[in-house]
Molecule: SAM riboswitch aptamer (S box leader)
Organism: Deltaproteobacteria bacterium
RNA sequence: CGCUUAUCCAGAGUGGGGGAGGGACCCGGCCCUACGAUCCCACAGCAACCCGUUAAGGCGGGUGCUUCUUCCGUCCCUUGAGGUAGGAUCAAGGGAAGAGAUAAGAG
Numbered sequence: 001c002g003c004u005u006a007u008c009c010a011g012a013g014u015g016g017g018g019g020a021g022g023g024a025c026c027c028g029g030c031c032c033u034a035c036g037a038u039c040c041c042a043c044a045g046c047a048a049c050c051c052g053u054u055a056a057g058g059c060g061g062g063u064g065c066u067u068c069u070u071c072c073g074u075c076c077c078u079u080g081a082g083g084u085a086g087g088a089u090c091a092a093g094g095g096a097a098g099a100g101a102u103a104a105g106a107g
Base pairs, nucleotide, nucleotide: 001107003105004104005103006102007101008100013043014042015041016040017039021032022031023030027073028072029071044066045065046064048063049062050061051060052059053058070099074096075095076094077093078092079091080090081089
């Protein structure tokens, strides 16, 4: 670096640095942010996968994570609203795919 498999509705903060945007890409929404975000460091915490240990619980270690469902938006189905039928449109629920993230494995 790509591939494979699994998971992604839960959970978890303080201080320091820094100084403007950020939330993966492209757009559109919606949110976070000078009451200082994203990002980096320290300590702390959460707990998914892997390793070790234990009868087990637990403990130790390797990554990871600590705003909003992977923040939401694509497609299919169902339901409701939409005039009493159809349609555009909006909303809710369920499922699938794509892309992304994390872990592990072999290459």